[in-house]
Context: one part of a larger RNA
Molecule: large-subunit ribosomal RNA, domain II
Organism: Pseudomonadota bacterium
RNA sequence: GUGAGUAGCCGCACCUUUCGUUCGUUUAACCACGUCAAACGUGGGGAAGCGUAGCGAAAGCGAGUCUUAACAGGGCGCAUGAGGAGGGUGCGGCUGACCCGAAACCGGGUGAGCUAACCAUGGGCAGGGUGAAUUCCGACGAAAGUCGGGAAGAGGCCCGAACCCGUCAGAGUUGCAAAUCUGUGGGACGACCUGUGGUUAGGGGUAAUAUGCCUAUCGAACCCGGAGAUAGCUGGUUCUCCCCGAAAUAUAUUUUGGUAUAGCGGCCGAUCAGAUGGUGGAGUGGUAGAGCACUGAAUGAUGCCGGUUUCGCAAGGAAUCGUCUUCAAUCAAACUCCGAAUACUCGCACCGUUAUUCGGCCAGUGAGACGUGCGGGGCUAAGCUCGUGCGUCGAGAGGGAAACAGCCCAAGACUCACAUCUAAGGCCUCUAACUCUUUGCUCAGUGGGAAAGGAAGUCAUGGCUUAGAGACACCCAGGAGGUUGGCCCAGAAGCAGCCACCCUUUAAAGAAAGCGUAACAGCUCACUGGAUGAAAGCUAUGGCGCCGAAAAUGAUCGAGGCUGGGAAGCAAAGGGCCGAAGAUUGAGGUCCUCGAUUCGCGAACUGCGUUCGCGGCAUCGGGGGCGGUAGGGGAGCGUUCUGUUUGCGGUGAAGGUGCCGCCGGAAGGCGGGCUGGAGCGGACAGAAGUGAGAAUGCCGGU
Numbered sequence: 001g002u003g004a005g006u007a008g009c010c011g012c013a014c015c016u017u018u019c020g021u022u023c024g025u026u027u028a029a030c031c032a033c034g035u036c037a038a039a040c041g042u043g044g045g046g047a048a049g050c051g052u053a054g055c056g057a058a059a060g061c062g063a064g065u066c067u068u069a070a071c072a073g074g075g076c077g078c079a080u081g082a083g084g085a086g087g088g089u090g091c092g093g094c095u096g097a098c099c100c101g102a103a104a105c106c107g108g109g110u111g112a113g114c115u116a117a118c119c120a121u122g123g124g125c126a127g128g129g130u131g132a133a134u135u136c137c138g139a140c141g142a143a144a145g146u147c148g149g150g151a152a153g154a155g156g157c158c159c160g161a162a163c164c165c166g167u168c169a170g171a172g173u174u175g176c177a178a179a180u181c182u183g184u185g186g187g188a189c190g191a192c193c194u195g196u197g198g199u200u201a202g203g204g205g206u207a208a209u210a211u212g213c214c215u216a217u218c219g220a221a222c223c224c225g226g227a228g229a230u231a232g233c234u235g236g237u238u239c240u241c242c243c244c245g246a247a248a249u250a251u252a253u254u255u256u257g258g259u260a261u262a263g264c265g266g267c268c269g270a271u272c273a274g275a276u277g278g279u280g281g282a283g284u285g286g287u288a289g290a291g292c293a294c295u296g297a298a299u300g301a302u303g304c305c306g307g308u309u310u311c312g313c314a315a316g317g318a319a320u321c322g323u324c325u326u327c328a329a330u331c332a333a334a335c336u337c338c339g340a341a342u343a344c345u346c347g348c349a350c351c352g353u354u355a356u357u358c359g360g361c362c363a364g365u366g367a368g369a370c371g372u373g374c375g376g377g378g379c380u381a382a383g384c385u386c387g388u389g390c391g392u393c394g395a396g397a398g399g400g401a402a403a404c405a406g407c408c409c410a411a412g413a414c415u416c417a418c419a420u421c422u423a424a425g426g427c428c429u430c431u432a433a434c435u436c437u438u439u440g441c442u443c444a445g446u447g448g449g450a451a452a453g454g455a456a457g458u459c460a461u462g463g464c465u466u467a468g469a470g471a472c473a474c475c476c477a478g479g480a481g482g483u484u485g486g487c488c489c490a491g492a493a494g495c496a497g498c499c500a501c502c503c504u505u506u507a508a509a510g511a512a513a514g515c516g517u518a519a520c521a522g523c524u525c526a527c528u529g530g531a532u533g534a535a536a537g538c539u540a541u542g543g544c545g546c547c548g549a550a551a552a553u554g555a556u557c558g559a560g561g562c563u564g565g566g567a568a569g570c571a572a573a574g575g576g577c578c579g580a581a582g583a584u585u586g587a588g589g590u591c592c593u594c595g596a597u598u599c600g601c602g603a604a605c606u607g608c609g610u611u612c613g614c615g616g617c618a619u620c621g622g623g624g625g626c627g628g629u630a631g632g633g634g635a636g637c638g639u640u641c642u643g644u645u646u647g648c649g650g651u652g653a654a655g656g657u658g659c660c661g662c663c664g665g666a667a668g669g670c671g672g673g674c675u676g677g678a679g680c681g682g683a684c685a686g687a688a689g690u691g692a693g694a695a696u697g698c699c700g701g702u
Stems, first nucleotide, its partner, number of pairs: 001698002007095013024050002030044005054061002064076004098236002101233001105226006116200009125190001127159003130155001134151007163187003168183004202218001204214003239636006249262005263365002265362006274354007281346003289338001290336002295332003299328003303324001305322007368393010398409003414588004419584003425578003428560003434575001436574006447562001453547002457544010475530004480504003485499003510525001513524003589626009598616008637691001639688010655675003659672005
């Protein structure tokens, strides 16, 4: 620089022009004229269309008609009548139909100079090794033949160059090269390699089949055409301002990321009664809860009966199962003798608010998300999933939550202000605002991440015990006898184990609560006395703390930092202040509405004024609105060309300019400077190849 809702025909609606409203309106082809052709205009041309009548499937009948046997009833009509044509806009249909984009399909051709196979005719394979058949000589043999030696030179034989190939590794990977280089390796007389000429062609060839190859292209070559294939898919879609403003649901779907209808939005017209909220009134119901009367589930006891197992000779006993009786205690989305609150309904009453409904046209949406109340699924998991009521985001900015669509505040951003008051949240510093007041709590940096559970943390409030007849703790002393209890045991003496757990002396003392010994012994304990002299112990509840608490760079207060009596932590209370685009104040813009003034038209009264109705513009005043995605509506700016009209230009047009100034609410407009060097504006209309930042856009330059 260029680049995307256009054009033709048909249809619907709205706006507008014209004829008509006393029922019409309008031509099409075509003809004539306007100087010829095209186009256009004027006149002719009334065929046809729409409207003026409907009903019926139709024949048909007709202010009626159809159904029907019908004159009944019912349906649709009449009575109650306005349209036609041209232009514009929006939308729909058929066409490529907003633009770009497939992989593919079909037709007609071009290819075997690459490569595959074949045909014809030519060419090539150093050297070395091995030594088949056959045969000669000798020996032996009756022979067949065998052995030895020589000659000979077979083979998809061996080693290895040319030649052909391409195993492994490295290099190369904007290469030397769109398959190469180096080393290494395979074949190398064969199904070998190779030159030249020829044959086979696209659903076709050729193929020792790898779907390989058929000119760097192959599960169907390439070129052109059908062709602007189709694309329920992805991307892109160009100036401004003003008003309103969604949806992510239902039903159906070869349907689930598409579409149709309804719902929800916009615009136009009609509508004066309606919509919605509160209170009251009148109704509907079987949820929450509760209950066990039904249906089921389910526990214990009891009583009779019945069954099974088991013990017993039997009588009978024990266990267990089942229906039922009585008592007690339960469970249920698909149980209910009961039964709310909300919710829902209303030609009801009152109060408040402001919109409601219908018709036509134009949409978009039909992937929702989180929070919260109540539920289903899941694990009473998920930033999980499915319902339902509400909220927010979506489409919502501002303040708070350090940061943070869906949380809190704001009932919500028209513009401006270095004005005021508040919300949530805050007021030691970062950081706007009291290191404010009162009373307590916390020592854990708890605050500033977490459970079951654990603990003489600490504060508060209760209850019950013990205690000058001396408690609790420490200290001194005792803690004995029968008896080594019996059994068991190698032993068992308080203390391996089993059984029993008595009696006596006492202030008190277990046939022993631990340690200990092979068994004893020994040391403690319970229990008692003394000494001492005042509180001690148990338990319950609440507040705040403690442990429980392990992860990888250094971090779970935003950071700094914060806890003596005095917190910047926690609890309760109080006063003040900060804090938003909220509210208020001041100024201004715009839209809607009401009123006044003014102008025009119509009507009436009447006379040149008044009143009423309708419409328009401007001014003034009152009231209200002005977040916005998809989307609807309105008003404008600018570009190119055309018509009419009026102008500018070498004394410098258009264009350019990261320069300067002015005007407008924006798109924009005007003037000046510099550049440029020949055309270009204004006004009013008209017509469009009419506005660029995006499309891995396209073209050019770099």